[in-house]
RNA sequence: GAUCAUGGCUCAGGAUGAACGCUAGCGGCAGGCUUAACACAUGCAAGUCGAGGGGCAGCGGGAGUAGCAAUACUUGCCGGCGACCGGCGGACGGGUGCGUAACGCGUAUGCAACCUACCUAUAAGAGGUGAAUAACCCGGAGAAAUUCGGACUAAUACACCAUAUUCAUGAAACAGGCAUCUGUAUUAUGAGAAAGAUUUAUUGUUUAUAGAUGGGCAUGCGUAGCAUUAGCUAGAUGGUGAGGUAACGGCUCACCAUGGCGACGAUGCUUAGGGGAACUGAGAGGUUUAUCCCCCACACUGGUACUGAGACACGGACCAGACUCCUACGGGAGGCAGCAGUGAGGAAUAUUGGUCAAUGGACGGAAGUCUGAACCAGCCAUGCCGCGUGCAGGAAGACUGCUCUAUGAGUUGUAAACUGCUUUUGUAUGAGGGUAAAGUUGGGUACGUGUACCCAUUUGAAAGUAUCAUACGAAUAAGGAUCGGCUAACUCCGUGCCAGCAGCCGCGGUAAUACGGAGGAUUCAAGCGUUAUCCGGAUUUAUUGGGUUUAAAGGGUGCGCAGGCUGUUGUUUAAGUUAAUUGUUAAAUCUUCGGGCUUAACCCGGACAUGGCGAUUAAUACUGGGCAACUUGAGAUUAGAUGCAGAGGGCGGAAUGUGUGGUGUAGCGGUGAAAUGCUUAGAUAUCACACAGAACACCGAUUGCGAAGGCAGCCCUCUAAUCUACAUCUGACGCUCAGGCACGAAAGCGUGGGGAUCAAACAGGCAUUAGCAUACCCUGGUAGUCCACGCUGUAAACGAUGCAUAACUCGAUGUCGGCGAUAUACCGUCGGUGUCCAAGCGAAAGCGAUAAGUUAUCCACCUGGGGAGUACGACCGCAAGGUUGAAACUCAAAGGAAUUGACGGGGGCCCGCACAAGCGGAGGAACAUGUGGUUUAAUUCGAUGAUACGCGAGGAACCUUACCCGGGCUUGAAAGUUAGUGACCGCCGAUGAAAGUUGGCUUUCCUUCGGGACACGAAACUAGGUGCUGCAUGGUUGUCGUCAGCUCGUGCCGUGAGGUGUCGGGUUAAGUCCCAUAACGAGCGCAACCCCUGUCCUUAGUUGCCAGCAAGUAAUGUUGGGGACUCUAAGGAGACUGCCGGUGUAAACCGCGAGGAAGGUGGGGAUGACGUCAAAUCAGCACGGCCCUUACGUCCGGGGCGACACACGUGUUACAAUGGGAGGUACAAAGGGUCGCAACACAGUGAUGUGAAGCUAAUCUCAAAAAUCCUCUCUCAGUUCGGAUCGCAGGCUGCAACUCGCCUGCGUGAAGUUGGAUUCGCUAGUAAUCGUAUAUCAGCCAUGAUACGGUGAAUACGUUCCCGGGCCUUGUACACACCGCCCGUCAAGCCAUGGGAGUUGGGGGUGCCUGAAGUACGUGAGCGCAAGCAGCGUCCUAGGGCAAAACCGAUGACUGGGGCUAAGUCGUAACAA
Repeated sequence: GAUCAUGGCUCAGGAUGAACGCUAGCGGCAGGCUUAACACAUGCAAGUCGAGGGGCAGCGGGAGUAGCAAUACUUGCCGGCGACCGGCGGACGGGUGCGUAACGCGUAUGCAACCUACCUAUAAGAGGUGAAUAACCCGGAGAAAUUCGGACUAAUACACCAUAUUCAUGAAACAGGCAUCUGUAUUAUGAGAAAGAUUUAUUGUUUAUAGAUGGGCAUGCGUAGCAUUAGCUAGAUGGUGAGGUAACGGCUCACCAUGGCGACGAUGCUUAGGGGAACUGAGAGGUUUAUCCCCCACACUGGUACUGAGACACGGACCAGACUCCUACGGGAGGCAGCAGUGAGGAAUAUUGGUCAAUGGACGGAAGUCUGAACCAGCCAUGCCGCGUGCAGGAAGACUGCUCUAUGAGUUGUAAACUGCUUUUGUAUGAGGGUAAAGUUGGGUACGUGUACCCAUUUGAAAGUAUCAUACGAAUAAGGAUCGGCUAACUCCGUGCCAGCAGCCGCGGUAAUACGGAGGAUUCAAGCGUUAUCCGGAUUUAUUGGGUUUAAAGGGUGCGCAGGCUGUUGUUUAAGUUAAUUGUUAAAUCUUCGGGCUUAACCCGGACAUGGCGAUUAAUACUGGGCAACUUGAGAUUAGAUGCAGAGGGCGGAAUGUGUGGUGUAGCGGUGAAAUGCUUAGAUAUCACACAGAACACCGAUUGCGAAGGCAGCCCUCUAAUCUACAUCUGACGCUCAGGCACGAAAGCGUGGGGAUCAAACAGGCAUUAGCAUACCCUGGUAGUCCACGCUGUAAACGAUGCAUAACUCGAUGUCGGCGAUAUACCGUCGGUGUCCAAGCGAAAGCGAUAAGUUAUCCACCUGGGGAGUACGACCGCAAGGUUGAAACUCAAAGGAAUUGACGGGGGCCCGCACAAGCGGAGGAACAUGUGGUUUAAUUCGAUGAUACGCGAGGAACCUUACCCGGGCUUGAAAGUUAGUGACCGCCGAUGAAAGUUGGCUUUCCUUCGGGACACGAAACUAGGUGCUGCAUGGUUGUCGUCAGCUCGUGCCGUGAGGUGUCGGGUUAAGUCCCAUAACGAGCGCAACCCCUGUCCUUAGUUGCCAGCAAGUAAUGUUGGGGACUCUAAGGAGACUGCCGGUGUAAACCGCGAGGAAGGUGGGGAUGACGUCAAAUCAGCACGGCCCUUACGUCCGGGGCGACACACGUGUUACAAUGGGAGGUACAAAGGGUCGCAACACAGUGAUGUGAAGCUAAUCUCAAAAAUCCUCUCUCAGUUCGGAUCGCAGGCUGCAACUCGCCUGCGUGAAGUUGGAUUCGCUAGUAAUCGUAUAUCAGCCAUGAUACGGUGAAUACGUUCCCGGGCCUUGUACACACCGCCCGUCAAGCCAUGGGAGUUGGGGGUGCCUGAAGUACGUGAGCGCAAGCAGCGUCCUAGGGCAAAACCGAUGACUGGGGCUAAGUCGUAACAA
């Protein structure tokens, strides 16, 4: 890397009271402060009744008086009516969600424990009397609000008397029920009613009963989170009695009792109105509760009551508080969470609109009045639904744009233009239904004169709206997002890890389908996207429907209360369960069937189902309850057996250490190697004796025992357990187990002993190391290790597995303890303990009767990684610490099993000049050459571990040349096309460094007559670039490596990646071959085929050869001739483990085998598998893209590539005697040659020069091979070694040797005396050594490269080690693959968080003090005829104050750790042993 599984993160869908961005034609239907229950200016939102009353301020009318009139005055006379008394209504409607975890809500019941105005029905009634009071009037206080006093008066206001069905109490009767009781009729006692108005029709009123409606109360069940909230409670729980209430009740009080609630979660804290329903979902569920409906709660905050049928009252009252406003400072006023509206807050939510026409409400007999309820309109794409922005034809496939392989094609695109058609919408004009029914008024009909019906009349905010008709004319109307994958849709340009994008993965570092723009495309559409939130996907909390050996997850072990589960049979019950019937589950909603708006959304009507709760009836299999029985689960008795099971005590030997004494002498000890240490004061060693403490060799094991931890010398005592056998007994007595209790290795703690060994800490030592050792190693050594008694309570307490229980599921083989069979064999059986395996399971590894299989029951535990088993809190502990156990923040992963590779200072096997054995070098010197560095105007560029560095370059003085300086040119230095001219070439000048610029002279050829060849100059199309990118590429090349490997088809195995084949046993140079084999075959490689070479044969003989024959020369195959030989160059033969012997199944190997020129690949070459290194090359060539175009092109002169404190690589020459020098002398191969090689002759010391035969080459020539061999000399020296360097004089090439060539001669004569660490090549014709040739080339910096031959060794025991490679295996946290991965401190920045002297705030509780309004009670000498009231007091309380605690936040110097952040520091802890 790939795979399977685990596991989280993320997306695609739907939804919303939404908001934001861009855009916007119309209509219908809905919706519209989610935030500050924040504060509110202004207006409106609850009045009405004259048919209850006294009256009459204002308005209108009438009448009267005065007045000519206008007008003034009078008059409640009329319509009516302000304020007032009175009635009804202000408890509805409307708003909000603060509070409330509650009988608040939902559901189902109950009230034999209750109330109910208005309404309906029924029954009965209304007799009499009285005293006030408001208004009005007068007077007073005050700024005002308001208020006080006096006097008058009415009522459907108030009081008293009478009567009464009734009520209360007692009695007895009947009926009923549910314990208290209830109903009916009777009786005794006591207590209580009334209202009138009037048009005379009615209406109101009183009492009682019943109904209806609306409420009240009680109860079962259901209804958030936190246990890091575990105990709470004093009216608390109950009783008796009383009070109170509509009513039950500790609701309140007195007394008595001590209860009540709680692990089935009390109490506390936090959060929250509940439901119908809505969204989502396959469903189960999850989330939400805005609009609409029901219930509750609230009305500035807190408390309180009054009135009333109903309130503890949103637009009433009182008090307290905060706030705002008015004020004349004395006092007062207020409450939009009603409708509009304002400010504020906020991402964010509308008009200070119209009307009571309809619906509904209040009042009224009615007309009617009131109604911000309601109906309408306005604003807003906020949502849902509908319509439109045109339709048809139209190819020159137009223009523009964009793209490309670019004379053109593709796309935009039938799109447009153009032609025809239509008119929804729009504009204009006109018509215009229905919401209207009732009721009013008038008339009529029926009968009983009041109802019903009929006719006429009147009433519309919306609104002249919906709708319809006519005319006009395509006219007025399209955008948003996206286009890398998920996910539908691709190209160009710009940018260059920048700018930016991003839901996740991720994109961007010069070819971006991911950024920005453009073209095109996709998708939705008057909308489209983004953000936020919810459900889904997510079986990712798993009831449906998950798991726990290794992924997160089995408690360390047992006992055991509660709880859960529980054997067989019978009978009974009917609680669960099942069935049927029934009640309810408001309406709306959902679903469905119809209907109405042109359709739809929307609205209307009808209907079903599931489920919940209640009731009745039935059934009785199962579960439960009762009763009776059973024996197999469990237990007990008897007998036998077993064991390192536990506790206490006694005994033993070996070893170790120490002490004493003896023998004995120089070291001992220790380690990888050492040192510290001990030792001549006698150690170590050895012998004897003594003492001490601890542990128990052999037996011993894959054994045994125990619940686990754990348990081992021998003996005794005590305790517990297990197993087996045969019977007997009890009769389900059982299993599991939260909390609880007990046990619980080692270390550690306390107290007291003990202390031989060993040994944390500590000390010393050396060693290792770059370094500290705070490690490993060594010498010592204290706690501790041991015992007793306490504590601790944890471990990889592991089988990582609840042997916790029970049942079932093929076999094999060991072993321990019993039993049976006469038994030591064999077998059977029970209980343990192991191994292998079937089925099955499992992600796999594996498990597999001792399950991780198939089932049942119970307990424990898990839900991404990190933060963290941390913090805080609580509990436990002497402490160390343990148990319980989070969050913020952060990441997109973390983790499991297996696979293929790679790697390992893992293993096995094997190979290679890899090591070893040898030979010769490099590294030291000088020089040559290349590179780095430095320098420079430039020192052109590339190559850089192996695989760059005598490499590209097989040849830089100019040229080359790409670099630098300077001088020129611009269609250009070169090539092509088109038209034109006729020359070009050559010669002579001027100028210049040259290029160039400029002048003069001279002047065509071929022809089929069309033209062509050649040259010039002009214009245009083209150019040119050694500029960049080898990380865009082709081609070529290097390396692993001439290593033996790399794959495929089919089959088989595996869920899969993959495996098998290719492994194993042999063998080979080889995956070469053989055998074996779930593999059988095949391909690319290996080998062979090809070339050279080694032997022979055949053929052919010139330029080669010459044996024999002949001729000739001073001499030479020189000549005739020959093909024998050598040789040349074409074809063959030959070698195959073929033969023999041995070993082996075979392959094959062995043999001084035979034969053979050659023997096991004969030697050498060419040939390089799949691939690796983003290896090298854009400067060899080609090529995409980018860049330059009077220059980054091109020409020329000069310079540079040749520099030089230095460093490295590759070489040459040496350091000498196996040598140097001198003389003589022998033998090659392979190449080159006419712009050439040049014999030979001459000149020169020489390089070389002059002349010159031959040769286009087996013919001539370069050409002399050199080491070798022979002779002489030198004699160990910086030399007769070595030749650098320098000087002088020459030669050659070339336009030109200054920078910067080679060669020659003479002179000069440097370093160097064999080279440190280290390192290179080579296994035979090899190394070493010797020369020769060639390419390039005018010449040459060549000592290089490539070939050629001559002379010609040494060594290999062997594979331990180094390096590289191959195969198998093993581990892995690596896969960019060990040059990998990765840990911690420190330093820097950011973030959240714990502690913290404290500081500050909040809610709740407790105690004490004070205590408003108000109810109740008491009093009440005052007021009142009375009812009653004022006043005073008591209790309680809101609020206030004081005090001490607890809890929860915010903040805090400093401090602790944590997380995150491409390239900081130090090390290297983990992953391979």
Molecule: small-subunit ribosomal RNA
Organism: uncultured Rikenella sp.